[in-house]
Context: one part of a larger RNA
């Protein structure tokens, strides 16, 4: 030196991306516990207190003065009594996701998957959706309070305009719309030339957005000054409502102002012209829960100032 364990004056995160890692706590009794809430919960919230052991006594159960609990009083040892081993470290604010769960067997356990519960599309059963060259077989010996699919993701309040393009779904007097078959003309029979008619699907008419998807520029106005309810013009299918908002989405950027530090590219709170937010690729809240992720507290330590010892194995060195 290196691995495992241990113990340190003072201080206590000053370490580092981050308290990572070691510490603290910790069992049972008994007191007492707060914001919020879906009234179940949070909650073991937080925070005290007490515990060995001997004598005596009492209460319950019991036929009992066996026995078991469980309490009163005094004694009475150590530094310590859940005496060793076992044994939560709290608190507060964010994000994200509802919760239990699930998953990269061998770098990722998550805010990704799932999921109760919402919608939406096909399906009336010889359905429909899969598998199969076919017989066949599954869903299912079910039948629309059902199957399949496809989004969203518990619960609250809520999901706003656009059918122009794409797609699908309905129609459709009329157009377009191939061969075969019809009719014709030629051909000694054909080959061949014409003609009409006619499916699907096309055009045309509608409809459909919890289908793909999309949701503007410019001017000019109010008796300081800013701001612009208001008008006025271009233009679209329709020009982003409700919310949210410097965001896991903000370029500038370390915006700005407050709070929380001696000092803060952090975090919280507000504002908010949003490069490029926004409403089931859902919007914005939310009790509860999270080996998630960000910030602050208190408590606590060798993380750290700054190392120093001790144990036990190796590395190392003689033999």
């Nucleotide at each position: 030196c290196c691995c495992a364990g241990g113990u340190a004056a003072a201080g206590g995160a000053a370490c580092u991306c981050g308290g990572c890692a070691a510490g603290u706590u910790g069992g049972c009794c008994c007191c007492g516990u707060a914001a919020c809430u879906u009234c179940g919960g949070g909650a073991g919230a937080a925070g005290g207190g007490g515990u060995g052991c001997c004598u005596g006594g009492a209460a319950u159960a019991g036929a009992g003065u066996a026995u078991a609990u469980u309490c009163c009083a005094g004694g009475u040892c150590g530094c310590a009594g859940u005496g060793a081993c076992a044994a939560g470290g709290g608190g507060g604010g964010a994000g994200c996701g509802a919760c239990u769960g699930u998953u990269u067997a061998c770098c990722a356990a998550a805010a990704a998957c799932a999921c109760a519960g919402g919608u939406c599309a096909c399906u009336g059963c010889u359905a429909g959706g899969c598998c199969u060259a076919a017989a066949g077989g599954c869903u299912g010996u079910g039948u629309a309070c059902a199957g399949u699919g496809g989004c969203c993701g518990a619960c609250g309040c809520u999901u706003g305009c656009u059918c122009a393009c794409u797609g699908c779904c309905a129609g459709u007097a009329c157009c377009c719309g191939a061969a075969c078959a019809c009719c014709c003309c030629u051909u000694a029979c054909a080959a061949g030339g014409g003609g009409a008619a006619u499916a699907a699907g096309g055009g045309c008419u509608g409809g459909u957005a919890a289908a793909g998807a999309g949701c503007g520029g410019g001017g000019g106005u109010a008796a300081c000054u800013c701001u612009g309810a208001c008008c006025c013009u271009c233009u679209u299918a329709a020009g982003g409502u409700a919310g949210c908002g410097u965001a896991a989405u903000a370029c500038c950027u370390c915006g700005u102002c407050g709070c929380u530090u001696a000092a803060u590219u952090g975090g919280c709170g507000a504002c908010u012209u949003g490069c490029a937010u926004g409403a089931a690729u859902a919007g914005c809240g939310u009790c509860a829960c999270g080996a998630c992720u960000c910030c602050c507290c208190c408590a606590c330590u060798g993380u750290c100032u700054c190392u120093a010892c001790c144990u036990g194995g190796g590395a190392c060195c003689c033999u």